[in-house]
Context: one part of a larger RNA
RNA sequence: UGACGGGGGCCCGCACAAGCGGAGGAGCAUGUGGUUUAAUUCGAUGAUACGCGAGGAACCUUACCUGGGCUUAAAUGUUGGACGACAGUCCCCGAAAGGGGAUCUUUCUUCGGAACGUCUAGCAAGGUGCUGCAUGGUUGUCGUCAGCUCGUGCCGUGAGGUGUCGGGUUAAGUCCCAUAACGAGCGCAACCCCUAUCCUUAGUUGCCAUCAGAUAAUGCUGGGGACUCUAAGGAAACUGCCUACGCAAGUAGUGAGGAAGGUGGGGAUGACGUCAAAUCAGCACGGCCCUUAUGUCCAGGGCUACACACGUGCUACAAUGGCCGGUACAGAGGGCAGCUACCUGGUGACAGGAUGCUAAUCUCGAAAACCGGUCUCAGUUCGGAUCGAAGUCUGCAACUCGACUUCGUGAAGUCGGAUUCGCUAGUAAUCGCACAUCAGCCAUGGCGCGGUGAAUACGUUCCCGGGCCUUGUACA
Numbered sequence: 001u002g003a004c005g006g007g008g009g010c011c012c013g014c015a016c017a018a019g020c021g022g023a024g025g026a027g028c029a030u031g032u033g034g035u036u037u038a039a040u041u042c043g044a045u046g047a048u049a050c051g052c053g054a055g056g057a058a059c060c061u062u063a064c065c066u067g068g069g070c071u072u073a074a075a076u077g078u079u080g081g082a083c084g085a086c087a088g089u090c091c092c093c094g095a096a097a098g099g100g101g102a103u104c105u106u107u108c109u110u111c112g113g114a115a116c117g118u119c120u121a122g123c124a125a126g127g128u129g130c131u132g133c134a135u136g137g138u139u140g141u142c143g144u145c146a147g148c149u150c151g152u153g154c155c156g157u158g159a160g161g162u163g164u165c166g167g168g169u170u171a172a173g174u175c176c177c178a179u180a181a182c183g184a185g186c187g188c189a190a191c192c193c194c195u196a197u198c199c200u201u202a203g204u205u206g207c208c209a210u211c212a213g214a215u216a217a218u219g220c221u222g223g224g225g226a227c228u229c230u231a232a233g234g235a236a237a238c239u240g241c242c243u244a245c246g247c248a249a250g251u252a253g254u255g256a257g258g259a260a261g262g263u264g265g266g267g268a269u270g271a272c273g274u275c276a277a278a279u280c281a282g283c284a285c286g287g288c289c290c291u292u293a294u295g296u297c298c299a300g301g302g303c304u305a306c307a308c309a310c311g312u313g314c315u316a317c318a319a320u321g322g323c324c325g326g327u328a329c330a331g332a333g334g335g336c337a338g339c340u341a342c343c344u345g346g347u348g349a350c351a352g353g354a355u356g357c358u359a360a361u362c363u364c365g366a367a368a369a370c371c372g373g374u375c376u377c378a379g380u381u382c383g384g385a386u387c388g389a390a391g392u393c394u395g396c397a398a399c400u401c402g403a404c405u406u407c408g409u410g411a412a413g414u415c416g417g418a419u420u421c422g423c424u425a426g427u428a429a430u431c432g433c434a435c436a437u438c439a440g441c442c443a444u445g446g447c448g449c450g451g452u453g454a455a456u457a458c459g460u461u462c463c464c465g466g467g468c469c470u471u472g473u474a475c476a
Base pairs, nucleotide, nucleotide: 001476002475003473004472005471007470008469009468010467011466012465013464015460016459019423020422021421022420023419026315027314028313029312030311031310032309033308034306035305042053043052064301065300066299067298068297069296070295076124077123078122079121080120081119082118083117084116088103089102090101091100092099093098106115107114108113126290127289129288130287131286135284136283137279138278139277140275142273147186148185149184150183151182152181153162154161155160166177167176168175192267193266194265195264197235198234199233200232201231202230203229207224208223211222212221213220238261241255242253243252244251245250317416321375322374323373324372325371326370333364334363335362338357339356342353343352344351345350382413387408388407389406390405391404392403393402429452430451431450432449433448435446
């Protein structure tokens, strides 16, 4: 100087407390461990691995296994030589890859050759093989915590200290005062984006108050820019004003005004560094290793196994509910071999027609809620696992191993031990919708969007993590 303390002081955080809803019990989905296997490819392992890499494992992917092939090879360049082919078509072997055979067979030319292509001999290949403890780049975490440093000066023999401490204050090393310190840098904040209010400009594909027309009805049409909205520019919030306290910074107020009040709400943004943290399998790269194989092609299988254990989720155990009928209201996105109105067939998944839209134009589209009926506390009209049968769709192909539909079947489960997780407001809870990946989909995952919409916070004694000061130490 740090680190540590079941030392002290001050302070903060859904850290506890106060509440609401979960997990841990059940079934299933998914990941992991273990076991099994020819193979169950590899990586990630307290917090910071375990719905993680994977934003799509039937083939492909694919790296694994079994078997069958190839050896300059899948690609490209170059040197030398040979040939006029190669490809296509047909035949044979074969699971295919591949191998063999037949047929067909170049261009320009100054006739020297050149171009193109194949084969061949080399030179460069290739490797998801090893090392993340050789590395770059990227990332997690402490932590959006308020810290981490420097120049000059001063103090100290020196390591180093001071500044950065003290008194207040703040979300903040934020600011004020004091001060052997005076300044500065990286962080904080602000500048950026979205959102909440208003104004201006602009009105098409959006809108429709007024006027007119038309219809069974509809902004449907003429028209209009008022309103909503769209999207560009501005205004607005600064403790600016008032009161109280205070030297100041600032704090308090059911204050005023205002759409918004003290960082308005959300996002992006992650200091010096820590964990030899993660990644050589995204990519790049040093070294080592393989070179008729650890390279590469193909078929089939595996990654989907299953006495078991754990994590993360979904669905439930019901009446604030289930079922049936009726009837409303979003936002954000997507769409050309795509989204599809509408019609017809089918109980349905869907199929056959048909039309609009390269989209504010056409299209994909809510559910909970509300109204009426029924069920009456039961393993039930709860719950839907499992299994049987018949189908639909995608795709060369659904056996291993797809999703969906219909009929039947109707398991566990009656609110879950110790323990444990999330959340402070348009949040939790609950309800659906869209997207990426994608032929299809094992999505209950991820990432967004809106609808309905709470309870509680006395407080900081305690648990956990962190910041500052101080103290002890046989630790570095």
Small-subunit ribosomal RNA, 3' major domain from a metagenome, 476 nucleotides, folded computationally. Model confidence (mean pLDDT): 81 of 100.